[in-house]
A computed fold for a 1501-nucleotide RNA from an uncultured bacterium, annotated as small-subunit ribosomal RNA. Its mean pLDDT, the model's own confidence on a scale to 100, is 82.

RNA sequence: AGAGUUUGAUCCUGGCUCAGAUUGAACGCUGAGCGGCACGCAUCUGACACAUGCAAGUUCAGAACGAGAAGCGGCCCGUAGGGGGCCGUCGAGUGGCGGACGGGUGAGUAAUACGUAGGAAACUGCCCUAUAGAGGGGGAUAACUCGAGAAAACUCGAGCUAAUACCUCAUAAACUCUAAGGAGUAAAGCGGGCCUCGCAAGAGCUCGCGCUAUAGGAGGUGCCUACGUUGGAUUAGCUAGUUGGUAAGGUAAAGGCUUACCAAGGCGACGAUCCAUAGCUGGUUUGAGAGGACGAACAGCCACAUUGGGACUGAGACACGGCCCAAACUCCUACGGGAGGCAGCAGUGGGGAAUAUUGGACAAUGGGGGAAACCCUGAUCCAGCGAUGCCGCGUGUGUGAAGAAGGCCUGAGGGUUGUAAAGCACUUUUAAUGGAGAAGAAGACCGUUAGGGUAAUAUCCUAACGGAUUGACGUUAUCCGAAGAAAAAGCACCGGCUAACUCUGUGCCAGCAGCCGCGGUAAUACAGAGGGUGCAAGCGUUAAUCGGAAUGACUGGGCGUAAAGCGCAUGUAGGUGGUUUCUCAAGUUAGAUGUGAAAGACACAGGCUUAACCUGUGGGUUGUCAUCUAAGACUGAGGAACUAGAGGCUAGGAGAGGGGAGUGGAAUUUCCGGUGUAGCGGUGAAAUGCGUAGAUAUCGGAAAGAACACCAGUGGCGAAGGCGACUUCCUGGCCUGAGACUGACACUGAGGUGCGAAAGCGUGGGUAUCGAACAGGAUUAGAUACCCUGGUAGUCCACGCUGUAAACGAUGAGUACUAGCUGUUUGUCUGAGAAGACGAGUAGCGAAGUUAACACGAUAAGUACUCCGCCUGGGGAGUACGACCGCAAGGUUAAAACUCAAAGGAAUUGACGGGGGCCCGCACAAGCGGUGGAGCAUGUGGUUUAAUUCGAUGCAACGCGAAAAACCUUACCUGGGCUUGAAAUCUAUCGAAGCCUACAGAGAUGUAGGCGUGCCCGAAAGGGAACGAUAAGACAGGUGCUGCAUGGCUGUCGUCAGCUCGUGUCGUGAGAUGUUGGGUUAAGUCCCGAAACGAGCGCAACCCCUAUCUCUAGUUGCCAUCACUAAGGUGGGAACUCUAGAGAGACUGCCAGUGUAAUAAACUGGAGGAAGGUGGGGAUGACGUCAAGUCAUCAUGGCCCUUACGUCCAGGGCUACACACGUGCUACAAUGGCCGGUACAGAGGGCAGCGACCCCGUGAGGGGGUGCUAAUCUCAGAAAGCCGGUCUCAGUUCGGAUUGGAGUCUGCAACUCGACUCCAUGAAGUUGGAAUCGCUAGUAAUCGCGUUUCAGCAUAACGCGGUGAAUACGUUCCCGGGCCUUGUACACACCGCCCGUCAAGUCAGCCGAGUUGAUUGCACCCGAAGGAGGUGGGCUAACCGUAAGGGAGCCGCCUCCGAAGGUGUGAUCAGCGAGGGGGACUAAGUCGUAACAAGGUAGCC
Repeated sequence: AGAGUUUGAUCCUGGCUCAGAUUGAACGCUGAGCGGCACGCAUCUGACACAUGCAAGUUCAGAACGAGAAGCGGCCCGUAGGGGGCCGUCGAGUGGCGGACGGGUGAGUAAUACGUAGGAAACUGCCCUAUAGAGGGGGAUAACUCGAGAAAACUCGAGCUAAUACCUCAUAAACUCUAAGGAGUAAAGCGGGCCUCGCAAGAGCUCGCGCUAUAGGAGGUGCCUACGUUGGAUUAGCUAGUUGGUAAGGUAAAGGCUUACCAAGGCGACGAUCCAUAGCUGGUUUGAGAGGACGAACAGCCACAUUGGGACUGAGACACGGCCCAAACUCCUACGGGAGGCAGCAGUGGGGAAUAUUGGACAAUGGGGGAAACCCUGAUCCAGCGAUGCCGCGUGUGUGAAGAAGGCCUGAGGGUUGUAAAGCACUUUUAAUGGAGAAGAAGACCGUUAGGGUAAUAUCCUAACGGAUUGACGUUAUCCGAAGAAAAAGCACCGGCUAACUCUGUGCCAGCAGCCGCGGUAAUACAGAGGGUGCAAGCGUUAAUCGGAAUGACUGGGCGUAAAGCGCAUGUAGGUGGUUUCUCAAGUUAGAUGUGAAAGACACAGGCUUAACCUGUGGGUUGUCAUCUAAGACUGAGGAACUAGAGGCUAGGAGAGGGGAGUGGAAUUUCCGGUGUAGCGGUGAAAUGCGUAGAUAUCGGAAAGAACACCAGUGGCGAAGGCGACUUCCUGGCCUGAGACUGACACUGAGGUGCGAAAGCGUGGGUAUCGAACAGGAUUAGAUACCCUGGUAGUCCACGCUGUAAACGAUGAGUACUAGCUGUUUGUCUGAGAAGACGAGUAGCGAAGUUAACACGAUAAGUACUCCGCCUGGGGAGUACGACCGCAAGGUUAAAACUCAAAGGAAUUGACGGGGGCCCGCACAAGCGGUGGAGCAUGUGGUUUAAUUCGAUGCAACGCGAAAAACCUUACCUGGGCUUGAAAUCUAUCGAAGCCUACAGAGAUGUAGGCGUGCCCGAAAGGGAACGAUAAGACAGGUGCUGCAUGGCUGUCGUCAGCUCGUGUCGUGAGAUGUUGGGUUAAGUCCCGAAACGAGCGCAACCCCUAUCUCUAGUUGCCAUCACUAAGGUGGGAACUCUAGAGAGACUGCCAGUGUAAUAAACUGGAGGAAGGUGGGGAUGACGUCAAGUCAUCAUGGCCCUUACGUCCAGGGCUACACACGUGCUACAAUGGCCGGUACAGAGGGCAGCGACCCCGUGAGGGGGUGCUAAUCUCAGAAAGCCGGUCUCAGUUCGGAUUGGAGUCUGCAACUCGACUCCAUGAAGUUGGAAUCGCUAGUAAUCGCGUUUCAGCAUAACGCGGUGAAUACGUUCCCGGGCCUUGUACACACCGCCCGUCAAGUCAGCCGAGUUGAUUGCACCCGAAGGAGGUGGGCUAACCGUAAGGGAGCCGCCUCCGAAGGUGUGAUCAGCGAGGGGGACUAAGUCGUAACAAGGUAGCC
């Protein structure tokens, strides 16, 4: 620091997700290795309930008090009874101090809180300092004794007694009050020592502790002020003690704190009130920071103590382990009544995903009491449990290649695990074991000495020395000894992000997943394994926070089209504001001081072996902090001035600016009249409609309403909406010129207010046209539409409402600045004019610059400033609820749950369009002939079957693979056999090989028998090669699957003219350019132009055949001349034909014209030529598309079968047959059939062959068989044609299917199932519906011939020649294609995409008759405890008293306030709810086709 994800690709916008850090965490797997330091019932769970124990006591017997019981210990007496006494220990009680600290929790609390900085009207026990004092009296009361009640808790009566308990008097100012004279108010003693007095008690002196008053301090507490401190405006008004004053009361203290009276204030858009949430802070965590989130542990403050209320005591409380009352709950009970409060430490139940021991000790630190010893202390210090976190250490180290075994992979060689292990050598941290052993301990106590103090050598205090002691932890830390590698490794991940790859299994299943996404038979993504990567006593997951996220933007974003400028103006608050000068000093800047607790963080040191951790020191603590001082630029405040902003006066100017009134003509419609006759009207075509009762048309007249042609313009005006005939009245704004005037008066503008198209609403008019709804006619599968005929609201006017539009420049208002050019409107100036200059508008281009791009560009979307509005992923949704507005329709404001990983903008390349332009093709048209109808042949589908093997399926499958299914082929079926196999390689043994015979069998095969020994080496024995048999196993074999794992080959677009690259240039980029443009061509063919210049694959050419000629060569071919002859047969010839080799020839070369910017390319015509503009034909198929075809030609990965899915054999099937389709053959006849005669080819084939010729047969053919390995022989008679005859329009002398009979040939074999021949038979069919195919010249059509396959079988395929046409105006249309351009929401690319209803399922909101609960407002009732006040019924020790009583107090009663409770009525929130309405998401459902192309009616608001 970034990355993944929208697309075919790109840039941008924008969300989602990931990598990091962190945690009081939990869960999963692992771990019973160690230690240190921390932490451990926080949440959305229950401030839920609690058994038991402990957590606050202490102070006495020489140190406040009295009496000292029981018990225990010691001593004494002795009546020997544990009887008495004394001492010690020590419990209860009175009194004192402390239980307001310490400890817990976070419910409440949005300010009675907290934080920061200040303040004045206060109190303060213990402590410190200082001054002064401490005199004299009195009356009670616990304990105790006696008695009584009660279950208990406890209570009552009588009696005795003490105090540092209580009361009074005296004294008293520096205290309080005051009328300034005065008045009032206190105390307590106890202990040690000394000496004098005293009988004693005691007095005196002194020391210590305590007491009283006052003043001051320290620390603590209370109160006040300012600022800061969460969200909601779908909470906008709140407040009657409320705000202030006066008086009184009250408090420690200011104060409506309380009461009475008076006034009517106070708070609030700078957010009051209300609702929700929340303890606050130092800090913690994250972040570069600014910020964000949080507030465990530690520390400060606050609040609370079962819930609610209340006071008492006290220095301090409205009191966690105190009291009273009410409520709920729990417990005891003798039913009368009582007791209780773990949010202290442990612990229990419960809840929950989840959080510990009913431990030790006061040794240390601290607290309470005490003079002290000492006691108490669940504060605290320790230990236990928990990998909860952080930190440290270990689980060994070195060596060790036979690279062991095993595992995994493999291309079978090897690789990897891996120096890893084993082995060898060493070490012993830690654990375990045996020993040793710090520090935490300072004090206090006792003694001695010295000093202080004192009258004093006492006590006491301080210091020094000495003595005897004090450790929970603790079997401490640490050290030492001996032994031994011994006791100690897991978890997650390995498709990308993101470090790390293979095999097997699975087969859209099981599963994974943070996002993108994996899985449908070769999964690096699932599961397992091997290997690897990362971290490590932990590792992952989940949850949560910050970061990344500049994704709420202060730092640091945006708003033309991505989300986003209010429809427009006016103007309030607010914000901002021209020039000069003076003053002030609020902001600002600087300095000083204070504060910002400690801890934490940072830096530097130090201590634990290190670290975490701890200690010390320092800096800092960023502050809207406080006080003081200074500066005076800028902002501000106040004063004075100015004129450049703004305004006003004056003179001109343009204009559909607005409102009222009036006027006008054209047109439409209706009505009246005339003329006139059969139609009019309307459409793609029609019909509805109108018309013989006279329409339409035409002429004249009348009426009514609405709108204003031409002018008219990219023109004008207005803030916007908007405004268009003419005249007039009223009226707003704008512009220009010249001067003088005012003197910042300005800009923007939350709320507010006004204006605001169309449609709509209300009332009343008006209604010619047009025209929602509606009706009819068409169209259509339907047509609630588009089209047509009608037609109501409405459209118009007046008044009122509505308040919205794609209200758009999708661009808020204002000011300033930043090149130009061109047009136009309207002014002014100059000018004779042309023209020019200066303003104010309005348009087109364009520079810099901006922008994601498109584009914008002085009318900015540039550069800056001011102010306002708005945005923060898509959907849900501009919806629900609430509120406000509206007569209604509806508008404004405006969410959430849920759901998706996108939605979107601009541009690019394609593809597509019922978009456009240009062009081509037997594409159409013009023609000729067919198919579709018949019969048959053949292929396919379907059906059938034991099997009808398999494949090919729009063009581009269907006479296709198959250039030949009777057996074989053959892959299929039935049946019968074989199992190392029919064929291959290797090993061993035997034998050469091989041949023959018999039997069984359908055959394969089996059984039995016979013959036979070759080749090479070697003298021989023997060995070897090839071949065969047997045996065992490695292996063979498979037309089994996957053409969607593949190679190769092929089809198709298409013989269409295209497809690309290098360098350069342009663009952020995908890409573009080149390849586009102007011409031209069959052609991206060529030329020109041009940011392109070149090149490659294609085109063309080079190749073959053919058309002409030349040369060469003449056999088997040829024969003009010569000779012979029946015959080119022979001689001869080499001319011709022909054969087959080499050449020539054609190149727009020549001429003329056309052509353009150009002397271009090219085209048109002509000449010559056998051939003329690629002469004709063939071969040749660019980049690619179709997951096109083929695993059954072949090859091949993977999977599958292995006595079978292999292999052999016999028979059957592939030939079936209701039917449908394709391709053909033959026909339907006279341009013909039949009969007879007769003429002319080319190209091929031939030795297991072609077969002349002769004979036989009606014939297919048969029997002989010359010749020919072929320019020689042969297949082989070409046919149509021509000549002659016959048939005469008919199911025929057409047509030949079908069937019967008889044969021939091939072949082991023609039954299923061959071809042919002869005789007989003689079906359909009389030119073929919709539709559809081929062909542009030697072509179509027609005629025959050959070859391939092949034993046989041709209507097939491939070739060959003979005869030989018609037509093409042309490119509107159909189909296909090419180029350019345009639109696009398509990219699997229109066979695309996609919308809505309905049906099914799931989910979350909303409404909902109601119902349940919570919170709360108001009004009233009741009124506990308690306080204040009143009263004087009862009672009473201190004081007074003349002894009656008084005063004062207590009890009682009453009044007020008052918690809980009750009643009534509202509000808000939440739960449930029959039913209803829409929404989202789901499988390949239903109906249509609304949108995207002109989306087939342009779309949208």
It matches the Rfam family "Bacterial small subunit ribosomal RNA".
RNAcentral holds the sequence, with entries from ENA, Greengenes and SILVA.